[in-house]
Context: one part of a larger RNA
RNA sequence: CGCUCGUGAAGGAACUCGGCAAAUUAACCCCGUAACUUCGGGAUAAGGGGUGCCCUUGGAGGUGUCAAAGCCUCUGGGGGCCGCAGUGAAAGGGAUCUGGCGACUGUUUACUAAAAACACAGGUCUGUGCCAACGCGUAAGCGGACGUAUACAGACUGACGCCUGCCCGGUGCCGGUAAGUUAAGGAAGAGGGUUAGCCGUAAGGUGAAGCUCGCAACCGAAGCUCCGGUAAACGGCGGCCGUAACUAUGACGGUCCUAAGGUAGCGAAGUUCCUUGUCGGGUAAGUUCCGACCUGCAUGAAUGGCGUAACGACCGGAUCACUGUCUCCACGAGCGACUCG
Numbered sequence: 001c002g003c004u005c006g007u008g009a010a011g012g013a014a015c016u017c018g019g020c021a022a023a024u025u026a027a028c029c030c031c032g033u034a035a036c037u038u039c040g041g042g043a044u045a046a047g048g049g050g051u052g053c054c055c056u057u058g059g060a061g062g063u064g065u066c067a068a069a070g071c072c073u074c075u076g077g078g079g080g081c082c083g084c085a086g087u088g089a090a091a092g093g094g095a096u097c098u099g100g101c102g103a104c105u106g107u108u109u110a111c112u113a114a115a116a117a118c119a120c121a122g123g124u125c126u127g128u129g130c131c132a133a134c135g136c137g138u139a140a141g142c143g144g145a146c147g148u149a150u151a152c153a154g155a156c157u158g159a160c161g162c163c164u165g166c167c168c169g170g171u172g173c174c175g176g177u178a179a180g181u182u183a184a185g186g187a188a189g190a191g192g193g194u195u196a197g198c199c200g201u202a203a204g205g206u207g208a209a210g211c212u213c214g215c216a217a218c219c220g221a222a223g224c225u226c227c228g229g230u231a232a233a234c235g236g237c238g239g240c241c242g243u244a245a246c247u248a249u250g251a252c253g254g255u256c257c258u259a260a261g262g263u264a265g266c267g268a269a270g271u272u273c274c275u276u277g278u279c280g281g282g283u284a285a286g287u288u289c290c291g292a293c294c295u296g297c298a299u300g301a302a303u304g305g306c307g308u309a310a311c312g313a314c315c316g317g318a319u320c321a322c323u324g325u326c327u328c329c330a331c332g333a334g335c336g337a338c339u340c341g
Base pairs, nucleotide, nucleotide: 001336002335003334004333005332006331007330008329010327011326014325019322027051028050029049030048031047036041038159052081053080054079055078056077057076058075059074060073061072062071063070082086094320095319096318097317098316099315100314101312102311106118107117122157123156124155125154126153127152128151134143135142136141160307161306162305163304165237166236167235170234171233172230173229174228175227176226179225180224181223185219186218189215191213192212193211194210197206198205199204238256239255240254241253242252265299266296277293278292279291280290281289
């Protein structure tokens, strides 16, 4: 000096990103317990008191007996003894207030993340009538299910309470189908190649059928175009100017654009850039915290909105208790290191 422990005057979080770590608390009995609440909880809330040993006396139960005594268990009263200390060792909650998120118990990154992430009961939409949809497999076949729409599959949301506004123009899905467009296929027709024949002395010309090469009017479905529906489908939810008997503000008006211009809520938020916004609270002093305001850079309703008792090794803020975290370090123990051997 390091590691692991022990103790500490006065102070008591001044430490620090942060009370990290440590300390406090602790068992059992008695008293006593608030807001809030889904009436179950919250609760071991909080906050107090007691606990050893000896003598004496009462009650209840058991055993035992004819009845008892005795013994065992539980429980109350009175008196006394000792120590600094009686759950005398060990084990064994620190507590409270106030926010955020997630309802909850659960699950997870085997080896840096346990969480506000995942799941979850509950809600909604969509598909599926059974050889179901859907999934695996080339197939046979199997799962779904020896189930049958109160079922199964896919997707989103995520207890509960109050709710969930407007937009179908785009994309998707569903329905419709007169017209437009449209494939393979069919095909009238016209054309090219070839050549028996015919013409020609020849070169060559012409040329039926057949075969063959492409061309092609017209007929031809779904789809697309088109017409509707649908947002707990993917998604979206405006600007400028003026206006009230001080000022300010703008209920009101005008105008442009849009498919429609953000409703209820909430709001400097885990979302607020400017920003340590402004006001209030808490502190001697508060970029954090809590309550408000609303100027929402860039909130907002199952990509759910806002609340919410209980719960949380979650994340903020505050207080009490307690402490070597600190002022400021000291001493001690064990094991190392170190010295000698």